[in-house]
RNA sequence: AGAGUUUGAUCCUGGCUCAGGACGAACGCUGGCGGCGUGCCUAAUACAUGCAAGUCGAGCGGAAAUUUUAUUGGUGCUUGCACCUUUAAAAUUUUAGCGGCGGACGGGUGAGUAACACGUGGGUAACCUACCUUAUAGAUUGGGAUAACUCCGGGAAACCGGGGCUAAUACCGAAUAAUACUUUUUAACACAUGUUUGAAAGUUGAAAGACGGUUUCGGCUGUCACUAUAAGAUGGACCCGCGGCGCAUUAGCUAGUUGGUGAGGUAACGGCUCACCAAGGCAACGAUGCGUAGCCGACCUGAGAGGGUGAUCGGCCACACUGGGACUGAGACACGGCCCAGACUCCUACGGGAGGCAGCAGUAGGGAAUCUUCCACAAUGGACGAAAGUCUGAUGGAGCAACGCCGCGUGAGUGAAGAAGGAUUUCGGUUCGUAAAACUCUGUUGCAAGGGAAGAACAAGUAGCGUAGUAACUGGCGCUACCUUGACGGUACCUUGUUAGAAAGCCACGGCUAACUACGUGCCAGCAGCCGCGGUAAUACAGAGGGUGCGAGCGUUAAUCGGAUUUACUGGGCGUAAAGCGUGCGUAGGCGGCUUUUUAAGUCGGAUGUGAAAUCCCUGAGCUCAACUUAGGAAUUGCAUUCGAUACUGGGAAGCUAGAGUAUGGGAGAGGAUGGUAGAAUUCCAGGUGUAGCGGUGAAAUGCGUAGAGAUCUGGAGGAAUACCGAUGGCGAAGGCAGCCAUCUGGCCUAAUACUGACGCUGAGGUACGAAAGCAUGGGGAGCAAACAGGAUUAGAUACCCUGGUAGUCCACGCUGUAAACGAUGAGUACUAGGUGUCGGAGGUUACCCCCUUCGGUGCCGCAGCUAACGCAUUAAGUACUCCGCCUGGGGAGUACGCACGCAAGUGUGAAACUCAAAGGAAUUGACGGGGACCCGCACAAGUAGCGGAGCAUGUGGUUUAAUUCGAAGCAACGCGAAGAACCUUACCUGAUCUUGACAUCCCGCUGACCGUUCCGUAAUGGGAACUUUCCUUCGGGACAGCGGUGACAGGUGGUGCAUGGUUGUCGUCAGCUCGUGUCGUGAGAUGUUGGGUUAAGUCCCGCAACGAGCGCAACCCCUAUCUUUAGUAGCCAGCAUUUUGGAUGGGCACUCUAGAGAGACUGCCAGGGAUAACCUGGAGGAAGGUGGGGAUGACGUCAAAUCAUCAUGCCCCUUAUGACCAGGGCUACACACGUGCUGCAAUGGCGUAAACAAAGGGAAGCAAAGCUGUGAGGCCGAGCAAAUCCCAAAAAUAACGUCUCAGUUCGGAUUGUAGUCUGCAACUCGACUACAUGAAGCUGGAAUCGCUAGUAAUCGCGAAUCAGAAUGUCGCGGUGAAUACGUUCCCGGGUCUUGCACACACCGCCCGUCA
Repeated sequence: AGAGUUUGAUCCUGGCUCAGGACGAACGCUGGCGGCGUGCCUAAUACAUGCAAGUCGAGCGGAAAUUUUAUUGGUGCUUGCACCUUUAAAAUUUUAGCGGCGGACGGGUGAGUAACACGUGGGUAACCUACCUUAUAGAUUGGGAUAACUCCGGGAAACCGGGGCUAAUACCGAAUAAUACUUUUUAACACAUGUUUGAAAGUUGAAAGACGGUUUCGGCUGUCACUAUAAGAUGGACCCGCGGCGCAUUAGCUAGUUGGUGAGGUAACGGCUCACCAAGGCAACGAUGCGUAGCCGACCUGAGAGGGUGAUCGGCCACACUGGGACUGAGACACGGCCCAGACUCCUACGGGAGGCAGCAGUAGGGAAUCUUCCACAAUGGACGAAAGUCUGAUGGAGCAACGCCGCGUGAGUGAAGAAGGAUUUCGGUUCGUAAAACUCUGUUGCAAGGGAAGAACAAGUAGCGUAGUAACUGGCGCUACCUUGACGGUACCUUGUUAGAAAGCCACGGCUAACUACGUGCCAGCAGCCGCGGUAAUACAGAGGGUGCGAGCGUUAAUCGGAUUUACUGGGCGUAAAGCGUGCGUAGGCGGCUUUUUAAGUCGGAUGUGAAAUCCCUGAGCUCAACUUAGGAAUUGCAUUCGAUACUGGGAAGCUAGAGUAUGGGAGAGGAUGGUAGAAUUCCAGGUGUAGCGGUGAAAUGCGUAGAGAUCUGGAGGAAUACCGAUGGCGAAGGCAGCCAUCUGGCCUAAUACUGACGCUGAGGUACGAAAGCAUGGGGAGCAAACAGGAUUAGAUACCCUGGUAGUCCACGCUGUAAACGAUGAGUACUAGGUGUCGGAGGUUACCCCCUUCGGUGCCGCAGCUAACGCAUUAAGUACUCCGCCUGGGGAGUACGCACGCAAGUGUGAAACUCAAAGGAAUUGACGGGGACCCGCACAAGUAGCGGAGCAUGUGGUUUAAUUCGAAGCAACGCGAAGAACCUUACCUGAUCUUGACAUCCCGCUGACCGUUCCGUAAUGGGAACUUUCCUUCGGGACAGCGGUGACAGGUGGUGCAUGGUUGUCGUCAGCUCGUGUCGUGAGAUGUUGGGUUAAGUCCCGCAACGAGCGCAACCCCUAUCUUUAGUAGCCAGCAUUUUGGAUGGGCACUCUAGAGAGACUGCCAGGGAUAACCUGGAGGAAGGUGGGGAUGACGUCAAAUCAUCAUGCCCCUUAUGACCAGGGCUACACACGUGCUGCAAUGGCGUAAACAAAGGGAAGCAAAGCUGUGAGGCCGAGCAAAUCCCAAAAAUAACGUCUCAGUUCGGAUUGUAGUCUGCAACUCGACUACAUGAAGCUGGAAUCGCUAGUAAUCGCGAAUCAGAAUGUCGCGGUGAAUACGUUCCCGGGUCUUGCACACACCGCCCGUCA
């Protein structure tokens, strides 16, 4: 000190959450020791039991006990002793009662209290103070009672009543006496009442006590106690200033209330109380009411300012079962006193009594939760006492509790075979890990034994010494010596011994946040502080291994501060994120121009007092350290008093004119109110002319009209609004204001002088105005028009459109008081570059216009500056000041309740529960739009041939089935994988069979083979039998093969294409996709790549904060079109020769052709256009012209696109089966639906006869000529050819001739029957072909829809791959060979720019309402 979270990404606003500290804590898991602290926060609930306040006999009279002495009587007898007893005296001890002092302290609790209760500082000239200290004076003289005790009585008890006796330091008189009190009076002083001092008169008191010493018994004297007065100290009482909670949805409160006079009362002032008089007092600076709360020093947190808290310790207050009251006393309205009332508990003889743990322990209850019915007065302190001493649950200690803080330990060193084991693995290893074991060492703590403190100072007693005072001593006081006193506790501490022996856990490991792997689970179980994990490869769940953090603790929860500048004083905001009142006027308040003077309230400085101690901080000291304790200092930011300063602010006084205002001249204006008046238009009424429609719409209909509409003309009525001018023009505070005229009236601007002299600004409450709609009463009502009615539209249409139409709109008088009442921008003042329009004035200049200067308004552009950005920018959202209003996450909600206003509608004020982790602003990139601009494509259009109807073929869906194996699914699945399912293929089904296996490697045993032949048997595989039969050798054996065995393993067309590689489709052969550097922007990003042209093209040119580059385009590659050259066999034949007439032969390589190498085309040339460019148009030449035609070639990416069944592959699954093998079946099913094709429906045709012209391919388990044969498919035989040689091989459409003549036909050929051919182990399921016979549907096809722009479509045949056989499919080849394109409005797809966006899974988006 920050971090996570809104988005595809960005900046901002804004909330939520986390990391830190702290705790009187509680809970979970765990737990060795010690020190110091702390420990009912809840029920101020109720309490059993014990203790917590007594003491003094040196105040008093008694009583009791003991001892001594004397004495009376008696007993034992040892005759002077012991015991018992009576009486008297003395001493010691105890103490019920009277009396004194203390029970007002100490200890507990925080219920009440918002108050002079507390804190702080003052005041008392308005007060008291026992014990204590100092000073002065004194203590004279009398008296009468009463407890105890005794007697009587009552009562269960508590206790009470009566008679009698007695004492005092108990009580009551008298004397004395003042600085006390009252009255009169002098002087001085002060702060209002007053205070102090002097004098005089009057009034008022006490215990001859107690204990010592001494005595001549009269006294004297000491100490203590006592009285009066004056002071001190201590403690209290009262009064005052200031300070510290919430709610205004609490706005008015108050009758002893406020004041006065008099009296009473008090320690004392005072309405404290009373009588009378007056009518006051408090309050927006928050009275009153309600809620909550003991206050403070301090504690926690924070950089601080603040915020939170008020346990322990300390100060104050209040309370003592609840409420009230007084008594006693120096002090109480009294925790362990009294009285009354109440509730509760207990006792009771029912008549009556007793009690108060918020003292210490403890109990019950409540609760998440808080201890022992301990020891001691040894220390410190308190009460009493002369003292010893007694009492003391105050206190000192111990006990319990990891509740907190602090300290220590659970071992240290060496130790690699890197052991075993766990985990993991790419199987090689890695890791736990020097960790363990093992060896050596130590002994803190623990355990055992021994020693053993400090805390103790006293007081008293004994002895001695000194000493004030006194005539003097004792005594008192001080010192010294001796003598004793420890709860804790045999504790701390020390020494010795002893074994590594007895001592480690908890949380977390996706990010924030340090720390990662394998397995299990499979949106399940679960986790989670926030974001979020989990749907079969989870570093996020659970357990495990490992590593991280802290450590006798670790986590969680609650509450609190921080981070949060997220209430902002320090230190925030309000155009669009939440936030400027709709606008004026104005009260209180706040703020306020220039100069002089005065004051000293604010302000600043010095001094003094106070700010308790403890705490915090600094420096030391003591416990071994630390925590802890302790000494000194600093600090305590405050308050009060006093002395100074006077710049600024404030107060007083005097002046000024720059702010503000007044007077005068001039000016503009839809400013306001009232009255009048004008023309155009709509509608209606009456009349004329006139006839069939009008009106309305996208198209219609409702509606109006032959009873005369609409149209047109004339006249009239009535209401409302004011075209043109008219304008980012004017006026007004805002709302708002528009024909013209008149009257009344507000504000503003300008010019020049004069006057007043700060009169100003803002403005909580208050008050006035305030669009439209609405309400009330009365008018008015032409047009328009909510509601309503009808017609349309639509799936519906309570809408949009149309026809009507009522409130209303208009006027008057009232009410309402709200709007996106907006510039989403409060008012005022000052300052801070400009430019350019416009409105209203004034001045200068000029002959006028123009132009220049200036004041006031109203717009645009723009610099600095500001802003999150957009933007604002002298009309600020800039720079400053003053005042007001408002905001603090989204929703709930501008809702509920309360109050106020209103006739009502409603308005103003204005929450909470609950819920979410976002909601939001601006800008960016995409995608999208039934937004825009430009462009392209067989995209449309223009054409052509089809599909969709029929039959068949083929694929798919569906259905069926034992199985109909699987995959492909809009374009981009469906004659697709499959370039070819009778068996095989084959993955499917049924049945049969095998289990290291059909296939691979390794090991062991046996055999000598393997191959092959024959036989049995089976549906077949499997199974069984027979025959035949190796090589090398060092003779051990080895190689190879088969069989058998064992386990590692094989095998899987089983799953996951959403785990993958590879391959492929598609957008799309569309022109795009990016990068480096620079620049711009806070940033995402932009620029480049946009713009003007051009192109098939991001192709090229020009321009430009861009300059370059890459992948794409193009070109380079192949085929084809022309030519040249090289080479001529199996090709060719112009010329020559031969000829069987066949390039057959010789010969030749000119031509064709073949296949190598080259040439050629580049907008190169010309003209025009264009910007002198790129390029376009036309032309020449040329075989070919503007990419000549075709192919291959597919950018960054998209679709979790397709494929685990081509192949490869992770993980999962099967292992006598999901593997392997065999036979048969199935993939060929068939009410149906769809896709793709073939053949047709005929005359541009069918059939027949005869004739012509290709290209590209294939051929040895092959192509097969010729010949013979069959109607034919074919068959027989077989030349030739591994091919420019031979063969397939006939090309067909075409042309010629003939026939058919528009018919379901001489069209069409499905279907079916019979007979055959071929392939093949095998044509039944289920092949192709042939012949004969049969001769179905079909006469050009609805909605819809596909291909094609030239050698293309259409049409015609040929070939090949696969293949034993089996194409209407696929891939190729050539022959014949068109039509059309005006054009880009529309449909589809694509590209570029721009715009909007609440989309980003990106419009198949997002999202609203209802229902479940």
A computed fold for a 1412-nucleotide RNA from an uncultured bacterium, annotated as small-subunit ribosomal RNA.
Its mean pLDDT, the model's own confidence on a scale to 100, is 83.